[in-house]
Context: one part of a larger RNA
RNA sequence: UGUCGGGGGCCCGCACAAGCGGUGGAGCAUGUGGUUUAAUUCGAAGCAACGCGCAGAACCUUACCAGCCCUUGACAUGGGGAGUUUGGUCGCCGGAGACGGCGUCCUUCAGUUCGGCUGGCUCCCGCACAGGUGCUGCAUGGCUGUCGUCAGCUCGUGUCGUGAGAUGUCGGGUUAAGUCCCGCAACGAGCGCAACCCUCAUCCUCAGUUGCCAUCGGGUUUGGCCGGGCACUCUGAGGAAACUGCCUGUGAUAAGCAGGAGGAAGGCGGGGAUGACGUCAAGUCCUCAUGGCCCUUACGGGCUGGGCUACACACGUGCUACAAUGGCGGUGACAGUGGGAAGCUAAGGGGCGACCUGGAGCAAAUCCCCAAAAGCCGUCUCAGUUCGGAUUGCACUCUGCAACUCGAGUGCAUGAAGGUGGAAUCGCUAGUAAUCGCGGAUCAGCAUGCCGCGGUGAAUACGUUCCCGGGCCUUGUACU
Numbered sequence: 001u002g003u004c005g006g007g008g009g010c011c012c013g014c015a016c017a018a019g020c021g022g023u024g025g026a027g028c029a030u031g032u033g034g035u036u037u038a039a040u041u042c043g044a045a046g047c048a049a050c051g052c053g054c055a056g057a058a059c060c061u062u063a064c065c066a067g068c069c070c071u072u073g074a075c076a077u078g079g080g081g082a083g084u085u086u087g088g089u090c091g092c093c094g095g096a097g098a099c100g101g102c103g104u105c106c107u108u109c110a111g112u113u114c115g116g117c118u119g120g121c122u123c124c125c126g127c128a129c130a131g132g133u134g135c136u137g138c139a140u141g142g143c144u145g146u147c148g149u150c151a152g153c154u155c156g157u158g159u160c161g162u163g164a165g166a167u168g169u170c171g172g173g174u175u176a177a178g179u180c181c182c183g184c185a186a187c188g189a190g191c192g193c194a195a196c197c198c199u200c201a202u203c204c205u206c207a208g209u210u211g212c213c214a215u216c217g218g219g220u221u222u223g224g225c226c227g228g229g230c231a232c233u234c235u236g237a238g239g240a241a242a243c244u245g246c247c248u249g250u251g252a253u254a255a256g257c258a259g260g261a262g263g264a265a266g267g268c269g270g271g272g273a274u275g276a277c278g279u280c281a282a283g284u285c286c287u288c289a290u291g292g293c294c295c296u297u298a299c300g301g302g303c304u305g306g307g308c309u310a311c312a313c314a315c316g317u318g319c320u321a322c323a324a325u326g327g328c329g330g331u332g333a334c335a336g337u338g339g340g341a342a343g344c345u346a347a348g349g350g351g352c353g354a355c356c357u358g359g360a361g362c363a364a365a366u367c368c369c370c371a372a373a374a375g376c377c378g379u380c381u382c383a384g385u386u387c388g389g390a391u392u393g394c395a396c397u398c399u400g401c402a403a404c405u406c407g408a409g410u411g412c413a414u415g416a417a418g419g420u421g422g423a424a425u426c427g428c429u430a431g432u433a434a435u436c437g438c439g440g441a442u443c444a445g446c447a448u449g450c451c452g453c454g455g456u457g458a459a460u461a462c463g464u465u466c467c468c469g470g471g472c473c474u475u476g477u478a479c480u
Stems, first nucleotide, its partner, number of pairs: 002479001004476002007474007015464002019428005026320008034311002042053002064306007073129001077128002079125006087106002090103005109119003131295002134293003140289002142284003145280001147278001152191006158167003170183004197272004202240007211230002216227003243266001246260005322421001326380006338369003343362002348357003387418001392413007434456007
């Protein structure tokens, strides 16, 4: 100087408290441990591993296992030789396939000194080499998590100290903030804070193949449908607007704070992007890059099948419930974000349904995907039930070369556990929690996960004693 303290002082944070809803009990989904296995590929490990890498494991993916094959190799560069026009369709034989053999058809590279001469391509030979998701994240780059969007971390000159170092960065106020004000042997400065960026909320201008009978006309197919028009809604480009600017009080006359006016919005207006010096030898050699080490007829490469989907158990994260603020039947409105050509798919028709058929329109403010809970009416009357839907049987649908291991969906039948969950524990302060559906990425198919979108829409915060984490000052320190 730092670190630490069941030392002190001051101050923050859904940290506690006050509330609302969960998890822990059940069934299932998913990840992990363990066990099993020929293999159940590998990594991630308190917070900060465990719906994590995986934004899609039937084959592929795939890195694992078994078996069958290849050895200059699936891929790159270089040498020699042979052939030469390269690529593809179809068929036959052996085979699980990789691969090997045979045939057929289509197509016919560039230059040219017309010589396979050059390039390119195929095959053969030999060697340099290729190749490795093999090891080391404790050799590394890059990227990322975390403390933490916390308010801190430093430097120049000066001053003080033998020196390490101190001062500045401290004190009094104040702030979300080392934010600002005042004081002070300090005076300044840098990285952070804030602002500049995006978005939402109000208005104006500009622009109208979306929107509107607002205004005028037409039409009867009552649908902005047509003429017509940009007023409104909206879309998207520019601008205005908020600055403690104004008033009162308070405060050291300061910074600021409290209240008020006006305003769509008020004291950081809401949200996002943005992450200082550093810490954890944190994570990643399996994204990529890379030093070293290791393998080289195999630790490389191809293929078929299997495995990653196993199951006495244990844990994490979720979904669905246990019902009447509900279930079922009927009726029945109103979104927003997005996506669409090997695609989205309307009307019409068939099927109880998944779906099939059909084919209009749309490269899309134009066409399509495209609403649900709520509300209203009826019924059920507290029961393992008209709750709950696991499990299983049968019959189907769709994708795909192929659903046995191992896909999703539909109908009928079956109807399990479950009576609000011990100790313990999580999230959330407002358009939030809770609840309801919708879209998208990945993707042939497969979503209770993830990333977004809108609908309905609360309760509570006295307060900072206590638990957890953090900041500043100070004190002790046998640790540095």
The part of an RNA shown here (small-subunit ribosomal RNA, 3' major domain) has 480 nucleotides and comes from an uncultured marine bacterium. The RNAcentral record of the full RNA draws on ENA and SILVA. The coordinates come from a structure-prediction model, not an experiment, and the mean pLDDT is 83.